[in-house]
RNA sequence: AGAGUUUGAUCCUGGCUCAGGACGAACGCUGGCGGCGUGCUUAACACAUGCAAGUCACGGGGGGGUAGCAAUACUCAACCGGCGAACGGGUGCGUAACACGUGAGCAACUUACCGAUUUGUGGGGGAUAGCCGGCCCAACGGCCGGGUAAUACCGCAUACGCUCUUCGGGUGGAGUCAUCUGAAGAGGAAACCUCCGGGGCAAAUCGAGGGGCUCGCGGCCUAUCAGCUAGUUGGUGCGGGUAAUGGCCCACCAAGGCGACGACGGGUAGCUGGUCUGAGAGGAUGGCCAGCCACAUUGGGACUGAGAAACGGCCCAGACUCCUACGGGAGGCAGCAGUGGGGAAUCUUGCGCAAUGGACGAAAGUCUGACGCAGCGACGCCGCGUGCGGGAGGAAGCUCUUCGGGGUGUAAACCGCUGUUGCCCGGAGCGAAACUGCAGAUUCGUCUGCAUUGACGGUGCCGGGUGAGGAAGCGCCGGCUAACUCUGUGCCAGCAGCCGCGGUAAUACAGAGGGCGCGAGCGUUGUCCGGAAUCACUGGGCGUAAAGGGCGCGUAGGUGGCACGAUAAGGCCGUGGUGAAAGUCUGGGGCUCAACCCCAGAUCUGCCGCGGCGACUGUCGAGCUUGGGCACCGUAGAGGCAGAUGGAAUUCCGGGUGUAGCGGUGGAAUGCGUAGAGAUCCGGAAGAACACCGGUGGCGAAAGCGGUCUGCUGGGCGGUGGGGGCGCAAGCUCCCAAUAGCCGACACUGAGGCGCGACAGCGUGGGGAGCAAACAGGAUUAGAUACCCUGGUAGUCCACGCCGUAAACGAUGGGCACUAGGUGCUUAGGGGAGCGACCCUCUGGGUACCGGCGCUAACGCAUGAAGUGCCCCGCCUGGGGAGUACGGCCGCAAGGCUGAAACUCAAAGGAAUUGACGGGGGCCCGCACAAGCGGUGGAGCAUGUGGUUUAAUUCGACGCAACGCGCAGAACCUUACCUAGGCUUGACAUGCAUGGGAAAGCUGGUGGAAACACCGGCCCCUCUUCGGAGCCCAUGCACAGGUGCUGCAUGGCUGUCGUCAGCUCGUGUCGUGAGAUGUUGGGUUAAGUCCCGCAACGAGCGCAACCCCCGCCCCGUGUUGCUAACAGGCCGCAAGGCGCUGAGGACUCUCGGGGGACUGCCGGUGCCAAACCGGAGGAAGGUGGGGACGACGUCAAGUCAUCAUGGUCCUUACGUCUAGGGCUACACACGUGCUACAAUGGCCGGUACAAAGGGCUGCAAGCCAGUAAUGGCGAGCCAAUCCUGGAAAGCCGGUCUCAGUGCGGAUUGGGGGCUGCAACUCGCCCCCAUGAAGCUGGAAUCGCUAGUAAUCGUGGAUCAGCCACGCCACGGUGAAUACGUUCCCGGGCCUUGUACACACCGCCCGUCACGCCAUGGAAGCUGUGAGCGCCCGAAGUCCGUGUCGCAACCCGCAAGGGGGCAAGCGGCCGAAGGCGAGCGCAGUGACUGGGGCGAAGUCGUAACAAGGUA
Repeated sequence: AGAGUUUGAUCCUGGCUCAGGACGAACGCUGGCGGCGUGCUUAACACAUGCAAGUCACGGGGGGGUAGCAAUACUCAACCGGCGAACGGGUGCGUAACACGUGAGCAACUUACCGAUUUGUGGGGGAUAGCCGGCCCAACGGCCGGGUAAUACCGCAUACGCUCUUCGGGUGGAGUCAUCUGAAGAGGAAACCUCCGGGGCAAAUCGAGGGGCUCGCGGCCUAUCAGCUAGUUGGUGCGGGUAAUGGCCCACCAAGGCGACGACGGGUAGCUGGUCUGAGAGGAUGGCCAGCCACAUUGGGACUGAGAAACGGCCCAGACUCCUACGGGAGGCAGCAGUGGGGAAUCUUGCGCAAUGGACGAAAGUCUGACGCAGCGACGCCGCGUGCGGGAGGAAGCUCUUCGGGGUGUAAACCGCUGUUGCCCGGAGCGAAACUGCAGAUUCGUCUGCAUUGACGGUGCCGGGUGAGGAAGCGCCGGCUAACUCUGUGCCAGCAGCCGCGGUAAUACAGAGGGCGCGAGCGUUGUCCGGAAUCACUGGGCGUAAAGGGCGCGUAGGUGGCACGAUAAGGCCGUGGUGAAAGUCUGGGGCUCAACCCCAGAUCUGCCGCGGCGACUGUCGAGCUUGGGCACCGUAGAGGCAGAUGGAAUUCCGGGUGUAGCGGUGGAAUGCGUAGAGAUCCGGAAGAACACCGGUGGCGAAAGCGGUCUGCUGGGCGGUGGGGGCGCAAGCUCCCAAUAGCCGACACUGAGGCGCGACAGCGUGGGGAGCAAACAGGAUUAGAUACCCUGGUAGUCCACGCCGUAAACGAUGGGCACUAGGUGCUUAGGGGAGCGACCCUCUGGGUACCGGCGCUAACGCAUGAAGUGCCCCGCCUGGGGAGUACGGCCGCAAGGCUGAAACUCAAAGGAAUUGACGGGGGCCCGCACAAGCGGUGGAGCAUGUGGUUUAAUUCGACGCAACGCGCAGAACCUUACCUAGGCUUGACAUGCAUGGGAAAGCUGGUGGAAACACCGGCCCCUCUUCGGAGCCCAUGCACAGGUGCUGCAUGGCUGUCGUCAGCUCGUGUCGUGAGAUGUUGGGUUAAGUCCCGCAACGAGCGCAACCCCCGCCCCGUGUUGCUAACAGGCCGCAAGGCGCUGAGGACUCUCGGGGGACUGCCGGUGCCAAACCGGAGGAAGGUGGGGACGACGUCAAGUCAUCAUGGUCCUUACGUCUAGGGCUACACACGUGCUACAAUGGCCGGUACAAAGGGCUGCAAGCCAGUAAUGGCGAGCCAAUCCUGGAAAGCCGGUCUCAGUGCGGAUUGGGGGCUGCAACUCGCCCCCAUGAAGCUGGAAUCGCUAGUAAUCGUGGAUCAGCCACGCCACGGUGAAUACGUUCCCGGGCCUUGUACACACCGCCCGUCACGCCAUGGAAGCUGUGAGCGCCCGAAGUCCGUGUCGCAACCCGCAAGGGGGCAAGCGGCCGAAGGCGAGCGCAGUGACUGGGGCGAAGUCGUAACAAGGUA
């Protein structure tokens, strides 16, 4: 520090996710030791039991116990009394508050204990607990009588100072005052004990520490909470109350106070130091520790006290629990432990006061669940160990393997060693120093020495012993992210943080081996921060990604020109106070280290005060003119409002003419018309809109504004000077001229607010020609609630009033300034020139196009910014849900404004790129269409396929590109299928072991369908080192074998687009990039063929050419081919014929080689060129014809059954052998063919001309037999020799005469022939007989552009034969047509749009149906919260009263009285409770609304290409 994920790829936007750190954690697996920390985050739920606050005998009296005869001593604890119990400890409920933090203030206060100082401690009195006696009582407890003490209680005396009143003075500050000091008056104290050391008590002042109160500032969410408030805000009253200010409380008076800088309300929450994270800013958090606050079962209340509205006090009320004798009582763990419960989850009913701290005490000491320790929990942090060294080219096991080997791995074993920890034993010490005691010293305050005290603790530490001995796991290994193989599984089981894995080879599931990471832990889950610049202060954006308010006016607010002076709020500098400690950081130190702890420093970025500065901002004062405004003079304009008015058109009405149609469409129909339409002419009526001008023209803030004229009215823009004289200038002055100035920052923006605001819509009343939602009809269509047509009502128009929206768009808020230009249009003005509206030029305003810098993700913007800056406003923060719901406001309604959440997705998007596609465009090809010829589709048959059937009908091929295809030969074989019968190292290969053998081989018999099984016979090999080997058989072991599966694991081969003209690369250049350029463009070509141009220049694979065949010529060759000339032979009367022989090398031909054609030549066209057109010559002319040859790639195309091959499966069978059957089935359907339907024909007879092949288990002449198939005999030929072999159509002659025929030949009967072991299933051929359908084939569809189609025959492969009419090849005869490229199909190039990219056979929308989920409404129902009004009114303070009651003081001898106290009663207030009407929130609810998701279903086709109606 980043990474993954939207796409085919790219850049951007943007969300989601990950890697990091942290935790009071929990869960899973695992677990050796120690140190230091830490441990109910939930039910502030309920609590059994024990303990957590007592102490003082030096305040007091009495009592009990022990000792004693007693005095007395010791001791115990109840009571009176004192101090404490308000601390310490717990918790986080409540609280959004002066509660907390921070800084100030109190001239408005208090403070027990402690310290300092001063003074005092005199003299009296009356009670009361305990106790004794009596009584009540379940308990708790209580009543009466008697008597008693005090440091308990009450008077009196004294009191500088203290308090109050009055009167002065000094100083200071201020609101009443503070402080020092003086005078007078009034009032107010005490307690004593003692061991004689001391300890208390009272008054007063000061201090220290603590507390109370006030104020500034700071720190949560919500405006779907906008108004709140009656003691409310202020005042008066030496009012009441308090320690003290105060409306804290009361009476009266006034009507205030708070709020957009967020009052009031709602929700949530203890606050802080800090903690976690982060580079920081920030965000989150507040457990442990520390400070403050609040609370103590819930609510209320006071008492005591220095202090409480009191956790372990009291009273009352409520709920709950417990006891009860039913009358009443008791209780409060959010103290420590512990229990139940809740929960994912959080400990021992431990030890000790030894230390630290606290209460009491003079002290000893007592008390202390504060605290110190221990226990439990890997909960966290830190440290240590589980051993160390040696030990093989490397054991075993496991695992992988290409079978060679590799890995685990020096790992282990084994050898040597060590001794942490554990376990056992022993030892010296720290926390301990005091208080106190003793001794000594003493300035009496105290100091010194010795002694004493340990829960932890069987501790740490040190030493010894034992012995490698007791001690390793967890997660992960597809990418992110470090680590790979095998097996199993087969979209199953499962994984998953995101992307995504799994459908038979899964590094992603599960196991294993191995590896990677961390390690007494490792993973998972949850939460926080980070990454996230993804709320952006640091540090983001808004034309198209989310985002500019529809527009203006303007309030608050924010911001603000030039120069001067003042001030000092902001700001800057210095300094003082504060910012607790802990923490953090740095340095140092202590535990062996570390964690942890200690010390020092820094930090604590803050707040407050004081001093200084005066640039900047603010404020005040006084100015300026440039911003702005006003004035004046001009000026353009559909700016607005109102009134008037005009013509064209449309429709309607009346009349005339006139006759059969009009209208409408893609074509029609509905509709109108003989009752006279339409057309045409005249007249009239009505309403609406204003052609031409008219324009990327004008005006307006926007919405918007369009005939003409008039009136009223808003805004904009331009000008405010030119020339001359004087003067350095400022300026003065003259002339021309309509004018030649004024105010002085008055500004910009603008939350709220107010106004304007298209269309549609609403209300009331008018109006209504045309147009036209709804509606009706006609068409279209599968349907057509649409598009088209005929009608047609609201509405559109006017007036008044609502609505307030929009793609209200420049998808671009307003203002100011700055930053190259060019060209238009519009408007104003100046200058030049000119007769001039022409022309030239300059300065403003507006508007439009192009373009540079710069900016931008790109597209693009570009002085009118989307550039560079400043100011102000609005708005955005992933998609869907949703602009929805609820609430509020507005509206008559429709609806508008504001505006969520649950849930769900891993994207949704922007721009650009390459493709593909388009019922987009341009250009161009192809038997693509058209033009033509012949077919297919109908028939019969053949053949292939589907289907069906079957024991099996083996398998594959499936649009083109499967279907006379694999099959160039299924009766057996083939054969892979079925049935049945056999074999098991096997039908076939290699090797080994053992045994046998006279190798192999030939052959007989029995059973059998055969295979096979069993039993015989004949035959005596070769080599040898004599062991044996080759070879064969048997047995056994390795293995064979499989046409079993996977063509979606593969190689090879093939089809196809397509013989189409394309496909790429290097370098350079352009672009952030995908990519582009080149390859586009202009021509041309069959062609990316060539030329020209060009940021490209070259190159490769393709095209073409090179190869083969045919066409012309030449050369060579010359048998089996040829025969012109010569000779011979044979035949023939002859003409002549026969290559038969010699001979020939001319010719044909054969084979081989070469030449020839290149747009080379001429003319024209072409800007040049390339090239094209025409011509000459030539056998051939513009690739001469044909073939071979198939770029990058596409179709997971085809083939595991040609072959090869990974994996997988079978192994007495899925192998192998055999017999028979099947592949030949047959209601049907399709493809490909053959033969036909006839006269351009059939039949009969005669007669002519090929090419290319094949031939020895072969082709066969010829002769004979047979009607024939064929048979018999058989010459010749291994073939330019012989044979096949007759070619056929053709030609000549004859016949048939339009008929289901003398066409057609299916089918069937009979008889034969051939092949073959065998023709039943299931062959071919011949003859006789039979003679079916069929008379040119619907929709549709195929081939072919020349030696082609059509037509005719011939040959070959396979092959015993053949189902071949197939396939491959050969020659004979031999056409027609192409205007042309609109259309169909396929293709090429350019361009355009795109929401497509498994790419239009794409994508995708809505209803409906089904399942699941969350949610809105809803008659209601339930719960809860905070208030309001009224009723009742506990405890209690206060006020009043106070008969009766009462020791202290006063009067009195006393009785009694006074004073005072007080119960009771009354009153104000008052918690809980009750009644009432509402409000808020939550849950639930028959039914209902939409929404999301789901493998996939139904209906249509809305959108994306002009998406077929943009």
RNAcentral holds the sequence, with entries from ENA, Greengenes and SILVA. A computed fold for a 1510-nucleotide RNA from uncultured Gemmatimonas sp., annotated as small-subunit ribosomal RNA. Lineage of the source: Bacteria > Pseudomonadati > Gemmatimonadia > Gemmatimonadales > Gemmatimonas. Its Rfam family is "Bacterial small subunit ribosomal RNA". Rfam links the family to the GO terms ribosome and structural constituent of ribosome.